[in-house]
A computed fold for a 73-nucleotide RNA from a Candidatus Woesebacteria bacterium, annotated as transfer RNA. It matches the Rfam family "tRNA". The source organism's lineage runs through Bacteria, Bacteria candidate phyla and Candidatus Woeseibacteriota. The RNAcentral record of the sequence draws on ENA.

RNA sequence: CAGGGUGUGGCGCAGUUGGUAGCGCGCCAGUAUGGGGUACUGGAGGCCAUGAGUUCAAAUCUCAUCACCCUGA
Numbered sequence: 001c002a003g004g005g006u007g008u009g010g011c012g013c014a015g016u017u018g019g020u021a022g023c024g025c026g027c028c029a030g031u032a033u034g035g036g037g038u039a040c041u042g043g044a045g046g047c048c049a050u051g052a053g054u055u056c057a058a059a060u061c062u063c064a065u066c067a068c069c070c071u072g073a
Stems, first nucleotide, its partner, number of pairs: 001072007010025004019056001027043006049065005
């Protein structure tokens, strides 16, 4: 320099005929227990890397940029 891929709650991931985002672990509270562990119930927490465009509507389509990874030179 060229091509490709990834970027979603604290962590790991899902979410593609575009229709206002979910799972596991973790965290908080409650109940059970003398306590811990454990089980169950409830709850908080993300506007989807950044910016722009298309659309009635975008995590999802298009363009640019940034970070990381892979391949080639």